[in-house]
Molecule: transfer RNA
Organism: Actinomadura sp. NPDC047616
C1' cells in the first nucleotide's frame, strides 16, 4: 500500500426496510435470622461518525474511525 471481517444495554451477543430485543449483571419487592440461589417487577441503548437511497434505515450504498485477519 490491497482484500476480507466486526462495531447494536455495563458484558456476551440477536435482529438482514416498518415503533430495538435476550441472557448475564444492575435496582426494588417476595422469601431467608442474614447471605446465596429462586420467584415477580422496573431501569439502561442518538443501533461508531458523517452523506446519500427510500414515504420509512440498525438493515441497502459511499466516504471516515477504531478492532481483528489475510496478502504485498
Nucleotide at each position: 500500500g490491497g482484500g476480507c471481517g466486526c462495531a447494536u444495554a455495563g458484558c456476551u451477543c440477536a435482529g438482514u426496510g416498518g415503533u430495538a430485543g435476550a441472557g448475564c449483571a444492575c435496582u426494588c419487592g417476595c422469601c431467608u435470622u442474614a447471605c446465596a440461589a429462586g420467584c415477580g417487577a422496573g431501569g439502561a441503548g442518538u443501533c461508531g461518525c458523517a452523506a446519500g437511497u427510500u414515504c420509512g434505515a440498525u438493515c441497502c450504498u459511499u466516504g471516515c474511525u477504531g478492532c481483528g485477519c489475510c496478502c504485498a